[in-house]
Context: one part of a larger RNA
RNA sequence: GGCGCACGGUGGAUGCCUUGGCGUCAAGGGCCGAUGAAGGACGUGACAUGACUGCGAAAAGCUCCGGCUAGCUGUCUAGUAAGCUGAACCGGAGAUCUCCGAAUGGGGCAACCCGGUCCGCAUCAUCGCGGAUCACGGCCGGCCGAACACAUAGGCCGGUACGAGGGCACCGGGGGAACUGAAACAUCUAAGUACCCCGAGGAACAGAAAGCAUUCUCCUAGUAGCGGCGAGCGAACGGGGAGUAGCCCAAACCGUCUCCACGGAGGCGGGGUUGUAGGGCCGGCGUACAGGAGUUACCAAUCGAUCACAUAGCCGAAGGGCCUGGAACGGCCCGCCACAGGGGGUGAGAGCCCCGUAGGCGAAAUGGGGUCGACUCUUGCCGGUACCUGAGUACCACGGGACACGUGAAAUCCCGUGGGAAUCUGGGGAGACCACUCUCCAAGGCUAAAUACCCUUGAUGACCGAUAGUGAACCAGUACCGUGAGGGAAAGGUGAAAAGCACCCCGAGAGGGGAGUGAAAUAGUUCCUGAAACCGUGUGCCUACAAGCAGUCGGAACUCGGCCUGGCCGGGUGACGGCGUGCCUAUUGAAGAAUGAGCCGACGAGUUGCGUUCAGUGGCAAGGUUAAGCAACGCGAGUUGCGGAGCCGAAGCGAAAGCGAGUCUGAACAGGGCGAUCUGGAGUCGCUGGACGCGGACCCGAAACCUGGUGAGCUACCCAUGGGCAGCGUGAAGCGAGAGUAAAGCCUCGUGAAGGCGCGAACCUUCCAGCGUUGCAAAGCUGUUGGAUGACCUGUGGGUAGGGGUGAAAUGCUAAUCGAACCAGGAGAUAGCUGGUUCUCCUCGAAAUGCAUCUAGGUGCAGCCUCGCGUGUUCUGCCGUGGAGGUAGGGCGCUGAUUGGGCUAGGGGGCAUACCGCUUACCAAACCCAUUCAAACCGCGAAUGCCACGGCACGAGAGCGCGGGAGUGAGACGGCGGGGGCUAAGCUUCGUCGUCGAAAGGGAAACAGCCCAGACCUUCGGCUAAGGCCCCUAAAUCCAUGCUCAGUGUCAAAGGAUGUCGGAUCGCACAGACAACCAGGAUGUUGGCCCAGAAGCAGCCACCAUUCAAAGAGUGCGUAAUAGCUCACUGGUCGAGUGAUCCGGCGCCGACAAUGUACCGGGGCUCAAGCAUGGUGCCGAAGCCAGGGGAUCGCGCCCAUGGGGCGUGAUCGGUAGAGGAGCGUUCUGCGUGCAGCGAAGCGGCAGGGGUGACUCACCGUGGAGCGCGCAGAAGUGAGAAUGUCGGCAUGAGUAGCGCAAUCUCGGUGAGAAACCGAGACACCGUAAGCCCGAGGGUUCCUACGCAAGGGUAUUCCGCGUAGGGUUAGGCGGGCCUAAGCCGAGGGCGAAAGCCGUAGGCGAUGGACAGCAGGUUAGUAUUCCUGCCCCACUUGCGGUGGGUUUGAUGCACAGGGGUGACCCGGGAGGAUAGGCGGAGCGGGCCCAUUGGACAUGGCCCGUCCCUGGAGCGUAGGCGUCUGGCGGCAGGCAAAUCCACCGCCAGGUCAAGCGGAGGCUUCGGGGGAAGUGGAGACCACGGUCAAAGCGAUUCUGCUGAGUCCAUGCCGGCAAGAAAAGCCUCGGUGCUACUACUGUGGGUGCCCGUACCGCAAACCGACACUGGUGGGCGGCGGUAAGUACCGUGAGGUGAUC
Repeated sequence: GGCGCACGGUGGAUGCCUUGGCGUCAAGGGCCGAUGAAGGACGUGACAUGACUGCGAAAAGCUCCGGCUAGCUGUCUAGUAAGCUGAACCGGAGAUCUCCGAAUGGGGCAACCCGGUCCGCAUCAUCGCGGAUCACGGCCGGCCGAACACAUAGGCCGGUACGAGGGCACCGGGGGAACUGAAACAUCUAAGUACCCCGAGGAACAGAAAGCAUUCUCCUAGUAGCGGCGAGCGAACGGGGAGUAGCCCAAACCGUCUCCACGGAGGCGGGGUUGUAGGGCCGGCGUACAGGAGUUACCAAUCGAUCACAUAGCCGAAGGGCCUGGAACGGCCCGCCACAGGGGGUGAGAGCCCCGUAGGCGAAAUGGGGUCGACUCUUGCCGGUACCUGAGUACCACGGGACACGUGAAAUCCCGUGGGAAUCUGGGGAGACCACUCUCCAAGGCUAAAUACCCUUGAUGACCGAUAGUGAACCAGUACCGUGAGGGAAAGGUGAAAAGCACCCCGAGAGGGGAGUGAAAUAGUUCCUGAAACCGUGUGCCUACAAGCAGUCGGAACUCGGCCUGGCCGGGUGACGGCGUGCCUAUUGAAGAAUGAGCCGACGAGUUGCGUUCAGUGGCAAGGUUAAGCAACGCGAGUUGCGGAGCCGAAGCGAAAGCGAGUCUGAACAGGGCGAUCUGGAGUCGCUGGACGCGGACCCGAAACCUGGUGAGCUACCCAUGGGCAGCGUGAAGCGAGAGUAAAGCCUCGUGAAGGCGCGAACCUUCCAGCGUUGCAAAGCUGUUGGAUGACCUGUGGGUAGGGGUGAAAUGCUAAUCGAACCAGGAGAUAGCUGGUUCUCCUCGAAAUGCAUCUAGGUGCAGCCUCGCGUGUUCUGCCGUGGAGGUAGGGCGCUGAUUGGGCUAGGGGGCAUACCGCUUACCAAACCCAUUCAAACCGCGAAUGCCACGGCACGAGAGCGCGGGAGUGAGACGGCGGGGGCUAAGCUUCGUCGUCGAAAGGGAAACAGCCCAGACCUUCGGCUAAGGCCCCUAAAUCCAUGCUCAGUGUCAAAGGAUGUCGGAUCGCACAGACAACCAGGAUGUUGGCCCAGAAGCAGCCACCAUUCAAAGAGUGCGUAAUAGCUCACUGGUCGAGUGAUCCGGCGCCGACAAUGUACCGGGGCUCAAGCAUGGUGCCGAAGCCAGGGGAUCGCGCCCAUGGGGCGUGAUCGGUAGAGGAGCGUUCUGCGUGCAGCGAAGCGGCAGGGGUGACUCACCGUGGAGCGCGCAGAAGUGAGAAUGUCGGCAUGAGUAGCGCAAUCUCGGUGAGAAACCGAGACACCGUAAGCCCGAGGGUUCCUACGCAAGGGUAUUCCGCGUAGGGUUAGGCGGGCCUAAGCCGAGGGCGAAAGCCGUAGGCGAUGGACAGCAGGUUAGUAUUCCUGCCCCACUUGCGGUGGGUUUGAUGCACAGGGGUGACCCGGGAGGAUAGGCGGAGCGGGCCCAUUGGACAUGGCCCGUCCCUGGAGCGUAGGCGUCUGGCGGCAGGCAAAUCCACCGCCAGGUCAAGCGGAGGCUUCGGGGGAAGUGGAGACCACGGUCAAAGCGAUUCUGCUGAGUCCAUGCCGGCAAGAAAAGCCUCGGUGCUACUACUGUGGGUGCCCGUACCGCAAACCGACACUGGUGGGCGGCGGUAAGUACCGUGAGGUGAUC
């Protein structure tokens, strides 16, 4: 380490439970709101801090009326205190009811801020407080009243419970998609759906006929129709039911009143309401003490009585004992009640214990109803007359919409534009239109019920039971995420009772061990049960020379148990051996290195409605059947009955009229078609199952499309208002001077200070590189780069929005998202695509082909499979007979191709040429001879195959027909026959057969497709096939005969080779071959030519002859050429075979690759263990046989009927798929059982049953329910879906612990690297210091604490708990206006809404009164001290003005001035700041040292604020100031402003304004240090008041601050309003202005803390980002650069 066992941990499945959900039915109810809703905010308790509930400053409540009782003061949540008790509680009615919200006095960032008027409180008075009231619109009334006379518009006042706003679903209307379907798509569909908007109500709508449904329902009917006549859409008439209800105006006419331009118009009352027309009017008749109706409509409008009902309640029968047990409700025994045996509770199953149940009873008050009464309303007939009966209407044209109806022949209804009637002798309609006929009266209105939806209560469920059921059983629309719209969880259980562990021990604690409680504590607080993954502890066996799907079969040894003690039965481990390629999916084919899964648990996919069809089954049957609905009964669930509307069938034919056992066609009594007839004939309605259609339709999955919203706190651009840019350079124009010119230009110097100028910090940016890449960081760091007065950067407030915006343009940006944002919805879009799809057994069993296809990975039909019914050998095989055919082969007459020769037209060349010709070795038709080739050649022509007939065999999961259900339509390899290709491919494409596919077994080492062979189960039986028999490894080291030497065998070609064996043919050979050795190999001649030479041997030609035994005009070497050496050839020696060619067998070479033999599976093999031939035997499979068993399908027999028994034959591999039979799960009914003496669940199991899914028993745990039988209903079975949720592993004690520095001592503490103190060291120092704004929201201070958070520890903390802390007339906001936003009236627009006047809101700007010091643990311009200021108010003094000739103030939104503004530049004067010197006040050091004791050294301090008076500096402005007069402008007026004129003064100086400074008189504070009253103390010490205390002079430097909104220059020409000053026409008003000096008053909100960061934005205590102000010194031309350093801060949590 493995397996087993035992015991634990973790975890939270399972079982049981239910407070919560979900559905159905019934009854009842159905709007709320300016009398302030819905919904909220904030409050509210004796101790309540938080939260729920209730309530509202009268605040878990108050009053009254009823009910009911002995207790009560709600819940988490106990306790204490204090109370109440006809209280609490329940019901009805009332009172109160903060603030926000339509929100309504005005404003606003909801729950806040600021007002007016009246009354009151308070004050001397203002301020303040309380009550009431003040929005807008509509309507009504009155008054006033424009342009423009009347009038109107309009304004003002009064009245008005009229409106507004909210509401799930339902309803009507105005607008109105897309995905999708049509296998594409445009008409069409989806769909008038989703969605937006308006409006109404408890219902809505519709509705009382110019009709043919008022509404709802069942039919009619998927009919008639509509329809790219596609997809699809789809009525009505009529019938059955539910429910029923009818009326009122306008007009004619009459009366009355008003106005009038006399034409008319209008108000009120009467009258009147119809289509067989009605009414008016006229005439005649008639009547009511009657009839009818009613309080929702109908015309109007209430009271009273009474009865039930609802909203609280009340009564309500009957039991004991014994046993078990913790407990009795269980068991046993004996009783009782029942109009009550529904249900729940009580310590386990309770009619008789409790609550209840059946039955009965009950309301002061309120509510909605019924009935009765009162009361109220209403009313004819006949005749005449021709007055009335709904006008820009009907209708028409055009354009649309709605009707089932898509423009169609298109009626009908509605709308837009244009045209435009009739008037009862009239008009509309009846599906174009016309006629006839019938029917009905438009152009005004109202109307219950039956219907829809929601809520409450009750009942109920073959609904769920905590991953289920609502998202939510629990404080959930919560936590959390997002800027926002919006998204959106997880989370139940101790026990009967807390009896929730007193006490002891260990421990800092957490926790644990005892003790105790309890039936149980392994029920001890996320506590019932407590599965699995996963993690452990102990133990039996095995394991350290041994390789792999880890099992299976065999099996030694060790160990344990049992009894019937036997070498019995069993458990655990498993040395060693045989065989052995996970699962799923997808595929021709997967162990595959193709997909999916980390593991475990739970959840997770063919359902349901309607319709169609088929099968099974049941009822009835020429018939079958009801639907809606109704009734009865019943507590109910429901049952039964009624209901015949309607549907299907019983008759067909025809386009139809129609006819009918026939009919149609047709002239036909012809034929033919379709029917009837035949063997007569079967339907229909249920239930169950198969399949299909329409619905999401087996589940999960897009990218997208459309609708409505949410976003510009990111970013783009724009608008408004503010802010920022160290320092150093360069030196334009202009100007000045000089020079120069006739004058200029020009030149020089200076001055000057321009610039999308230069260098370079802050700031903005990011070219390059490195690092980083599970980061510090979802874009950073380091170094470097670019811009840095500009088209610059930046803050705040605003604007632009998705079919859009914005874009110096990159398809960039628009909240970490952009070729079209995000959120929700249509929506379960669609997905011919991928994935997944859950128990068992039995039978059969495919396809990967044809045709067609916008089709090729899809589909339809056919083919092949299955099931049922029918037929009954029709199938198939073989034999025989008879056929059709043109392939293989063959052939070359045909069609073509083809080689040689011949012959020979024609052509070419040559000769010749007047013509005629001649010739040819060139090309060549036809023809002849010889020779070939062909898929598209055949005068021939098989084998197979095919067809027919006959016979035989087989009797099969054979054939055929009809019907239900499929799957398949990607195939692969091998053999044979072809095409394509290269007679390439594991290539491709056909035909045919086989196998795989869907097939296991044996062989081929291993190896889907090859060889053998088709697995029902079992046997330690037998025989064989392919293939094998030396060992691995079962069987022959078998037999016989050869071959091979190459390890050929145990890869390979052309080609090569005296390998070897066999065969054949031809030579030579005892007359002596072949080989070897000896010898010869000559002569003409150096053959000729050529050549420098060529002599056998460069080359060309010839290749003769002679001598010979033989010898080439020469086979090779060789030479410059000769020479030389050889060969052929000959003789000799030798003595028997020798040589050539061809064929065959087996071998050899050819033969080179990457980790290591590695091309026999290995060892190894040589007369074999190789090869060949022959032979004998054996082995060898899931084949065959044998024994046993099962199933299916036939057949036979039997019992007689059960899928029974016996016998017999065949069959039983299997993917897609068809068919059949079962198991298990949850729930229901009926029946029957088990259970505290222990149900379910869970764990174990060595026993039993079944083919299997499974099941029974037993042991343990558990502690309350659960089975079985027969039926029934389903949310019914899990291993896979990158599935969902949860838990737990692995990686791994690994990476990492987020720039930079710590060390020592002491303290505290259980414990110290990190806390506290001290010392040392280090870091920042235009910051890492200090102060504001935003944002955050208690993080601030103190005490206590250490579970969690802190990247480690922690005694510490921005953590936990508790307590405390923010003080304002002067700071900021409340005053003003900008962009922009809102917007009375108004304009526009389908609606929503958009724009906008007056007016308002709105800072980032304008206006505006406080400084210094001290003080706290924690606040301070806020408290305190000192000095000062503002507004208002009220006294007093002074100086003016005014009092009816009207001051002043106010109102009438008044006029004017001011407020009031750019950019850049340089100079000056100051100050802040800095440095230094002296003095002064202090502290320390120095006689121990060579000098020195002084006038020494070092260090600290020497500061801040402010009032009055005076001086009036630097520099600035400076044609102005004053007066008078005029005056037509300033929307009226003006004495003001503007303009004009005159006069006076001034004109470089008056005047104005002006930092700073100086003089003088003051005030306050601080301060080095000294001092120590006093307080506290863990005795170490800590804190600390009063008092004292120099406070002076001067040098240098010096701002970006002040003078200064100044000055100079420039062009791009640079907010508004309030405030302040001033003017005054009208009205009101009697006091009032200024000044001095007193008194008084002064509201609301913010104020802690962080704030370049550990508190903000970045998910974090994150190397990032974040606007403004201050920001010292030294060094270096300068500098905010860089380095060092001060104050101050820090050492960054391993």